[in-house]
């Protein structure tokens, strides 16, 4: 000297990196990339360094002469770019485009209905319009006189003790009858006094008979209402008839006429229409999958070289 084993020591591992940060470095902080892999405390114009700057105070683990630095190349990656290209999606703009729609045709099929009579071709009628008759709903409306008698209101005249009675005139009203009119008739309701008749009670006059105003109510006139009727005059029509004109697509009916045929369906040719929809293509906005190119980066594989390979103990040889 080597080699095997133990013990130690230097020492190395437990992350790197880009921006940021009031020269500047490492740290807190923001991001980026990795490990099989640490923990705890303070730290932004702040900790801790000084180009020997790649953290400070503590703590713990692993490995130890082990390893540490590292030109270089190789193999993949994620980031970043106001670099280049661009897919896709959405919106807008434009089309002699296209679909959707509209017509009049082909051809194929359908076949309601049809010899109780189809296409076709005429008349007619149904529709409008005007004009007359009738009808129907409506509005307007519901006559005037006279003769008799009665009652009542005023007037004037006479008679009676009181109430009151007797006549004259005019005036309304009523009731009968009668002429006339299209101009009658029924049911409600009905005058608070100022309209009638009857008028309980109560009320005045009277010696008594008797009379006299008369409230409520009852009856009723007026006026009011509604119904029928009537009807001169008027309006309007889901109705008819007659006339004269327009219009006729569908539909009904009739005459020719004799066998089809109305309609639907998808396909297809010609035309138009193309406000909006939908499809296509052309542009243009935005988005930007993914790709290239650069840029700087950790991390993995290999390692020229560089440093370091040191100290004690056993045992072989």
């Nucleotide at each position: 000297u080597g080699g095997c084993a133990g013990a130690c020591u230097a020492g190395c591992c437990c992350g790197g990196g880009u921006a940021g940060u009031u020269a500047g470095g490492c740290g807190u902080u923001a991001c980026c990339u990795g490990u099989a892999a640490c923990c705890c405390g303070a730290a932004a114009c702040c900790g801790c360094c000084g180009a020997u700057a790649u953290g400070c105070g503590g703590g713990g683990g692993g490995c130890g002469a082990a390893g540490c630095c590292a030109a270089u190349g190789g193999a993949a990656g994620a980031u970043g770019u106001u670099a280049u290209c661009a897919a896709u999606u959405a919106c807008c703009u434009c089309u002699u485009c296209a679909a959707c729609c509209u017509g009049c045709g082909g051809a194929u099929u359908u076949g309601a209905c049809u010899g109780a009579g189809a296409a076709a071709u005429u008349c007619c009628g149904u529709c409008c319009c005007a004009u007359g008759g009738g009808g129907a709903u409506g509005a307007c409306g519901u006559u005037a006189u006279u003769a008799u008698a009665g009652u009542g209101g005023c007037u004037u005249u006479c008679c009676u003790g009181a109430u009151g009675g007797a006549a004259u005139g005019u005036c309304a009203c009523u009731a009968u009858a009668a002429u006339u009119u299209a101009a009658u008739u029924a049911a409600g309701a009905g005058a608070a006094u100022c309209g009638g008749u009857c008028c309980a009670g109560g009320c005045c006059c009277g010696g008594a008979a008797g009379g006299g105003a008369g409230c409520a109510g009852a009856c009723u006139u007026a006026c009011c209402u509604u119904g029928a009727g009537c009807a001169a005059u008027u309006a309007u029509c889901g109705c008819u008839c007659a006339u004269g004109g327009g219009g006729a697509a569908g539909c009904g009916g009739g005459a020719u006429g004799g066998a089809g045929g109305a309609u639907a369906a998808a396909c297809u040719g010609c035309a138009g229409a193309u406000c909006a929809u939908u499809g296509a293509g052309u542009g243009g906005u935005a988005u930007g999958a993914g790709a290239u190119a650069c840029a700087a980066c950790a991390a993995c594989c290999a390692g020229a070289g560089g440093u370091g390979u040191g100290u004690c103990u056993g045992c072989c040889a």

A computed fold for a 317-nucleotide RNA from a Methanosarcinales archaeon, annotated as Archaeal signal recognition particle RNA. Model confidence (mean pLDDT): 75 of 100. It was read from a public genome assembly, where an Rfam model found it. Its Rfam family is "Archaeal signal recognition particle RNA". The family is grouped with related families in Rfam's "SRP clan". On this family, see Wild et al., Curr Opin Struct Biol 2002: "Towards the structure of the mammalian signal recognition particle".